[in-house]
């Protein structure tokens, strides 16, 4: 120069003019309700998907198990997680990196289409021997019988691989590296990694197939809840089901036990509550105003402490609160000539979607000195 690959930031600006919305304070209006003046804020890096985590609210006084869900290598982080970070293992890449649905097949079940002989205590299409034994022989040899899975062909995958010996011809039949399997040693928190010794050692793969092992898990959700007016018909009909015992008594009625039934996924137990209720039809009123709403697991910035995520510490700021749903319209200039795109309880992450443009760290290439 040039490719690439990680991470960071912006993403239209300024000016003037009228215009919205919330926040304090003052003034007007009897007040309410609206008006006005004065200062200050007003959409994202993804606000989007709603995949997930949890705050927070209720049920509720809420516990234990089974069933279900959801994860899935160690070990940290963090409110927690499926999310971050370092490490192990593997995959992809010249490398910088970047992916991984990553715990069990020897607990049991399933399945592997189509081709092949043969798809799992699996097999002989094509082939190789004829050693031994039988027959023939033209004395080369051929046929039965036997042996073999080491070559070849099929497939995604065919009784571990390379090679040397040995066989009639072959096979872990033997050895020698590699691989499996066990035992032990070393590092290491650990996943695991290196050593060394023994054994020829083999029944293939697939769990994002049912399953098994571990570990996490109440439920509904701001249309959660809470409070204030208001207004109607504590409104008709049907179907089920509707049992007690015992003890005190002031005869009103309490207490025990049994039964029934209600309690935010299902089932059992248990806790509370209640005393009988469950179910389905028809009919009316209300749907309006306050809260909850934004001070946070919070931004920033320094210092310590860790390899790193992040923690402690000290300082600083306060940075949207609409409710058919606010931030727009004009005009000038400026240049990256404007992409994806608008908060509705808040946050922490993932995953998509992005015109253009800036900073950085490291890799590979090429040229020149």
């Nucleotide at each position: 120069g040039g490719a690439g690959u990680c991470g960071g930031c912006c993403g239209g600006g300024c000016a003037g003019u009228c215009g919205c919305u919330c926040c304090g304070c003052g003034c007007c209006u009897c007040g309410c309700u609206g008006g006005c003046g004065c200062g200050g804020g007003g959409a994202g890096g993804a606000a989007a998907g709603u995949c997930c985590g949890g705050g927070c609210u209720c049920c509720a006084u809420a516990g234990g198990g089974c069933a279900a869900a959801g994860u899935g290598c160690c070990a940290g982080g963090u409110a927690g997680c499926a999310c971050c970070u370092g490490g192990g293992g593997g995959g992809c890449g010249u490398g910088a990196g970047u992916c991984c649905a990553c715990g069990g097949a020897a607990a049991g079940u399933g399945c592997c289409a189509c081709a092949g002989a043969a798809a799992a205590c699996a097999u002989a299409c094509c082939g190789c021997c004829c050693a031994a034994g039988c027959g023939a022989u033209u004395c080369g040899u051929c046929g039965c019988c036997g042996g073999c899975a080491a070559g070849g062909g099929u497939g995604a995958a065919a009784a571990g691989g390379u090679g040397c010996g040995g066989u009639a011809a072959g096979a872990g039949c033997g050895c020698a590296c590699c691989g499996c399997g066990u035992c032990g040693g070393u590092g290491g928190u650990a996943a695991c990694a290196c050593c060394g010794g023994c054994g020829g050692c083999a029944c293939g793969g697939u769990a994002a197939a049912c399953c098994c092992c571990a570990c996490u898990u109440g439920g509904a959700g701001c249309a959660a809840g809470a409070c204030c007016a208001a207004a109607u018909a504590g409104g008709g009909g049907a179907a089920c089901g509707c049992a007690g015992c015992g003890g005190c008594u002031u005869c009103g009625g309490c207490c025990g036990c049994c039964c029934u039934g209600u309690g935010u996924g299902g089932c059992c137990c248990g806790c509370a509550c209640a005393g009988u209720g469950u179910u389905c039809c028809c009919g009316g009123g209300u749907a309006g105003g306050u809260c909850g709403c934004u001070u946070g697991a919070g931004g920033c910035g320094c210092a310590c402490g860790g390899u790193g995520a992040c923690g402690u510490g000290c300082g600083u700021c306060c940075c949207a609160g609409a409710u058919g749903a606010a931030u727009g319209g004009c005009u000038g200039u400026c240049c990256u000539c404007g992409a994806c795109a608008g908060a509705a309880c808040c946050c922490g992450g993932c995953u998509u979607a992005c015109a253009g443009g800036c900073c950085g760290g490291c890799u590979c290439c090429c040229a020149c000195c």
Predicted 3D model of a 369-nucleotide RNA (Bacterial RNase P class A) from a Pseudomonadota bacterium. NCBI's taxonomy places the organism under Bacteria, Pseudomonadati, Pseudomonadota. It matches the Rfam family "Bacterial RNase P class A". Its family is annotated with tRNA processing, ribonuclease P activity and dimeric ribonuclease P complex in the Gene Ontology. The family's RNA type in Rfam is ribozyme. Its mean pLDDT, the model's own confidence on a scale to 100, is 76.